[in-house]
RNA sequence: GGGCCCAUAGCUCAGUUGGUAGAGCGCCUCAUUUGCAAUGAGGAGGUCAGCGGUUCGAAUCCGCUUGGGUCCA
Numbered sequence: 001g002g003g004c005c006c007a008u009a010g011c012u013c014a015g016u017u018g019g020u021a022g023a024g025c026g027c028c029u030c031a032u033u034u035g036c037a038a039u040g041a042g043g044a045g046g047u048c049a050g051c052g053g054u055u056c057g058a059a060u061c062c063g064c065u066u067g068g069g070u071c072c073a
Stems, first nucleotide, its partner, number of pairs: 001072007010025004019056001027043005049065005
C1' cells in the first nucleotide's frame, strides 16, 4: 500500500430480506429477611463509530473517514 470482516445500553450480544431498537448480566427503587444473598415487581440507561447520499421512511442500502481484527505484498 491492497483485499476481507467487525463497530448497537456499563459488559456480552440479538435485531436478515428498509417501517420509529431489544435480551441476558450489571445498576436504582420497592416487597420478602434480624441482616446479606436468592427470589418477585417496577424503573433508569442508546446522536445504532463519524460525515454525506438514496428513500415518504435508514441500525439496515451506497460512498468516504476513524478505530479494531485478519490475510497478501
Transfer RNA from a Candidatus Kaiserbacteria bacterium, 73 nucleotides, folded computationally.
It matches the Rfam family "tRNA". Rfam classes the family as a transfer RNA. Rfam's curators write: Transfer RNA (tRNA) molecules are approximately 80 nucleotides in length.
Its mean pLDDT, the model's own confidence on a scale to 100, is 81.
The source organism's lineage runs through Bacteria, Bacteria candidate phyla and Candidatus Kaiseribacteriota.